[in-house]
Context: one part of a larger RNA
RNA sequence: GAUCGAGGCGUAAUGUAAGAUGCUGGCGAAAGUUUCCAACCGGCCCGUCUAGAAACACGGACCAAGGAGUCUAACAUGUAUGCGAGUCGGCGGGUGGGAAACCCGUAGGCGCAGUGAAAGCAAGAGCGGUGCAGCCGCGACCGACCAUGAUCUUCUGUGAAAGGUUUGAGUAGGAGCAUAGAUGUUGGGACCCGAAAGAUGGUGAACUAUGCCUGAACAGGACGAAGCCAGGGGAAACUCUGGUGGAGGUCCGAAGGGUUACUGACGUGCAAAUCGUUCUUCAGAUUUGGGUAUAGGGGCGAAAGACUAAUCGAACUAUCUAGUAGCUGGUUCCCUCCGAAGUUUCCCACAGGAUAGCUGGAGUUCGUACAGUUUUAUCAGGUAAAGCGAAUGAUUAGAGGCAUUGGGGACGAGUUUGUCCUCGACCUAUUCUCAAACUUUAAAUGGGUAAGAUGCACCGGUUGCUUAAGUGAACCGGAGCGACGAAUGAGAACUCUAUGUGGGCCAUUUUUGGUAAGCAGAACUGGCGAUGCGGGAUGAACCGAAAGCUGAGUUAAGGCGCCCAACUAUGCGCUAACCUAGAUCCCACAAAGGGUGUUGAUUGAUAUGGACAGCAGGACGGUGGUCAUGGAAGUCGAAAUCCGCUAAGGAGUGUGUAACAACUCACCUGCCGAAUCAAUUAGCCCCGAAAAUGGAUGGCGCUCAAGCGCAUGGCCGAUACUCAGCCACCAGGGCAAAUGCGAGGCCCUGGUGUGUAGGAGGGCGUGGGGCUUGUGGCGCAGCCUGAGGCGUGAGCCUGGGUGAAACAAGCUCUAGUGCAGAUCUUGGU
Numbered sequence: 001g002a003u004c005g006a007g008g009c010g011u012a013a014u015g016u017a018a019g020a021u022g023c024u025g026g027c028g029a030a031a032g033u034u035u036c037c038a039a040c041c042g043g044c045c046c047g048u049c050u051a052g053a054a055a056c057a058c059g060g061a062c063c064a065a066g067g068a069g070u071c072u073a074a075c076a077u078g079u080a081u082g083c084g085a086g087u088c089g090g091c092g093g094g095u096g097g098g099a100a101a102c103c104c105g106u107a108g109g110c111g112c113a114g115u116g117a118a119a120g121c122a123a124g125a126g127c128g129g130u131g132c133a134g135c136c137g138c139g140a141c142c143g144a145c146c147a148u149g150a151u152c153u154u155c156u157g158u159g160a161a162a163g164g165u166u167u168g169a170g171u172a173g174g175a176g177c178a179u180a181g182a183u184g185u186u187g188g189g190a191c192c193c194g195a196a197a198g199a200u201g202g203u204g205a206a207c208u209a210u211g212c213c214u215g216a217a218c219a220g221g222a223c224g225a226a227g228c229c230a231g232g233g234g235a236a237a238c239u240c241u242g243g244u245g246g247a248g249g250u251c252c253g254a255a256g257g258g259u260u261a262c263u264g265a266c267g268u269g270c271a272a273a274u275c276g277u278u279c280u281u282c283a284g285a286u287u288u289g290g291g292u293a294u295a296g297g298g299g300c301g302a303a304a305g306a307c308u309a310a311u312c313g314a315a316c317u318a319u320c321u322a323g324u325a326g327c328u329g330g331u332u333c334c335c336u337c338c339g340a341a342g343u344u345u346c347c348c349a350c351a352g353g354a355u356a357g358c359u360g361g362a363g364u365u366c367g368u369a370c371a372g373u374u375u376u377a378u379c380a381g382g383u384a385a386a387g388c389g390a391a392u393g394a395u396u397a398g399a400g401g402c403a404u405u406g407g408g409g410a411c412g413a414g415u416u417u418g419u420c421c422u423c424g425a426c427c428u429a430u431u432c433u434c435a436a437a438c439u440u441u442a443a444a445u446g447g448g449u450a451a452g453a454u455g456c457a458c459c460g461g462u463u464g465c466u467u468a469a470g471u472g473a474a475c476c477g478g479a480g481c482g483a484c485g486a487a488u489g490a491g492a493a494c495u496c497u498a499u500g501u502g503g504g505c506c507a508u509u510u511u512u513g514g515u516a517a518g519c520a521g522a523a524c525u526g527g528c529g530a531u532g533c534g535g536g537a538u539g540a541a542c543c544g545a546a547a548g549c550u551g552a553g554u555u556a557a558g559g560c561g562c563c564c565a566a567c568u569a570u571g572c573g574c575u576a577a578c579c580u581a582g583a584u585c586c587c588a589c590a591a592a593g594g595g596u597g598u599u600g601a602u603u604g605a606u607a608u609g610g611a612c613a614g615c616a617g618g619a620c621g622g623u624g625g626u627c628a629u630g631g632a633a634g635u636c637g638a639a640a641u642c643c644g645c646u647a648a649g650g651a652g653u654g655u656g657u658a659a660c661a662a663c664u665c666a667c668c669u670g671c672c673g674a675a676u677c678a679a680u681u682a683g684c685c686c687c688g689a690a691a692a693u694g695g696a697u698g699g700c701g702c703u704c705a706a707g708c709g710c711a712u713g714g715c716c717g718a719u720a721c722u723c724a725g726c727c728a729c730c731a732g733g734g735c736a737a738a739u740g741c742g743a744g745g746c747c748c749u750g751g752u753g754u755g756u757a758g759g760a761g762g763g764c765g766u767g768g769g770g771c772u773u774g775u776g777g778c779g780c781a782g783c784c785u786g787a788g789g790c791g792u793g794a795g796c797c798u799g800g801g802u803g804a805a806a807c808a809a810g811c812u813c814u815a816g817u818g819c820a821g822a823u824c825u826u827g828g829u
Base pairs, nucleotide, nucleotide: 045060046059047058048057061829062828063827064826065825066824071188072187073186074185075184076183077182079180080179081178082177083176086110087109088108090106091105092104093103094102114121115120126138140171141170142168143167144166145164146163152157191330192329194327198320199319200318201317202316203315209294210293211292212291213290214289215288216287217286218284220252221251222250223248227244228243229242230241231240232239233238256281257280258279261277262276264275265274296312298308299307333763334762335761336760337759338758343356345354346353347352357501358500359498360497361496362495363494364493365492366491370489371488373487374486375451376450377449378448379447385441386439387438392435393434394433397430399428400427401426404425405424406423407422408421409420410419411418455481456480458478459477460476461475462474463473465472504528505527506526507525509523510522511521512520513519533544534543535542548726549725550724551723552722553721554720558716559715560714561700562699563698567713569712570711571710572709573708574707582702593687594686595685597684598683599682600681601680602679603678604677605676606675614671615670616669617668618667620644621643622642626638627637650665654663655662727753728752729751730750731749732748733747734746735745764818766815767814768813769812770811771810772809773808774807775806782802783801784800785799787798788797789796790795
């Protein structure tokens, strides 16, 4: 420690007794429920992509009906059922008859043997003493591979025994097969709608482009080429003048063709290109009818990618075709339980996948085996700090100096050499300041290991390892000790399978880039995303605190003049702010620098031997000091800055003059009679302080505050905490002999309750089939309803009205099964 028995104590469920809130009949109010109106308080519009939407992001006028994960094949996993070394209705036959179901036979599939490229070869009894399965390890057996090679032999084959740190999806007293439904993956239109494209075959030149054929049309006027005629001139060539004539991609201009401007009208038009005026051309490269030719990667083009039937940087049409889309949008009932990720690795990968992680579900084996914690013991480390009169590297300042060395100078010297002075280098002892890629020293936090049963100590054995060695190490066997070996908390470990995610963002602290950023990139932790509640006026992330449905009480953050719940609380200070006092984390800014605003503090001075301030008096002489200057007499400037007399008076603090003069100050004294001056520093206040609609301590407003600082009480205030009731889930425990239910049940105790993507469980509703039981002309379904009730909910039941013929419940099978959204479809308003 376990089990059994006895006794004692306690005791919720069981049991016993009482007993109704249960059932039923009568009486009978109220609570309650529903609807409408009003006031007050709270309250931003749903869906969607997104880190983030009330958004000045997109879809959405309203109503009805329709509208999106389906079916199939294969595979995987777990579940249920049947049979089981088998299993399975494919085919055929039989049973009195043409059997979906009963019986039989026989193919075939999977399984019962693997391994090898193949020829081929081909499995078990171990580790001895009672053991589930499973997991970890050793050995054996079978095949492959490597190595070896006895025997026999036709001489190139056979291949015994004994091997190997090689290898297999094997053996070692089978577990499979079939069916059903679930989840997932893949192929199929594959949840629904959606391209730009691609291919094949046709139809078009009634529009328009161009060629050809054949027709048609073009007022009037102007200019006046060639040629010709007449006259004049001339020796002639020829020329002049006047006519005639009527050429021309000539001019003006009507018809016709075109279309410049008004950027006119119109612009749900007269018109899917028109109307008005204006403008251009008008005998030609003119305009136009008909015919004919050229056809889609083709035509045609006085070339604009123009035109090719309202379509052209490749027409129209049918088909392939439900083309594909890693992209956009949409994707339909309820409740309960759990609940993410935006990270790792790889990818023609960066709007996507796979992989691991995170998460759900199904379990399996066990029973303290465990730990995001502390303590104790021990180990590794070189970050913060520190250090530089310690190493490395950088770096300021003087001080001292023998030897050595560089520059300059003086003396001496025929040359060599020398002596002295000076500036460095250098050396020595100090001094100032530093280091991500320096360091003697060296934290905190963090990390590893240990805190026992697989333990402790003892005896014996094995070994090819080890030792000088029966020494040790490892392992094996035996008997002994016997639950105690820190605290705290806690049921633990493992397997299979599957979804979503793989854009993240914020805060304190640390940290890289950057001038900086509501910037970009990291680390630890916590949040938001996925989350409501109280506070911060407002608000994804801040502060408080996380949430089932209710009642009562108490607090948190934050508040207590009024808006607005709660003291115009108490005590002591500060603040006066006219460009605009101030007023609570994140947070919605202000600085350097100033102030004789005011309140404190510190230091140093002066003062009854009379200060400071005020008024008054003196403020002199050598001397006009020296130099310089055109001049300089205290006062342009330079150097110097004494003496005397005094109570005191600068070789002068300013004003002033050309230079003097004059005034003033420092300094001394009289009157007065008590504190005064300077520098520095800290609170509040002020200046510094300029922007576009009018405006924000949240507003009003507030002044011995309702501001700022300190302190003390009271009160208000959440879905937090406490108590009580109820609901759900989870865990643990106890259970029904008489008579209904009854393990899918009954009872007791305790804990918990947020949730997007997502998973799982249980339900509600719709169409159709089957079985059973019912309702209905004494009124089905449907529809309406100021009516009543049940359920957390999807929903359900009942009453009344209407309606006129079908309908419901339970169990079960099945599915074209649930709408608010898709610029959804059709219809209506």
The part of an RNA shown here (large-subunit ribosomal RNA, domain II) has 829 nucleotides and comes from Prasinococcus capsulatus.
NCBI's taxonomy places the organism under Eukaryota, Viridiplantae, Prasinodermophyta, Palmophyllophyceae, Prasinococcus.
Its Rfam family is "Eukaryotic large subunit ribosomal RNA". The literature on the family includes a 2001 paper in Science by Yusupov et al., "Crystal structure of the ribosome at 5.5 A resolution". Rfam links the family to the GO terms structural constituent of ribosome and ribosome.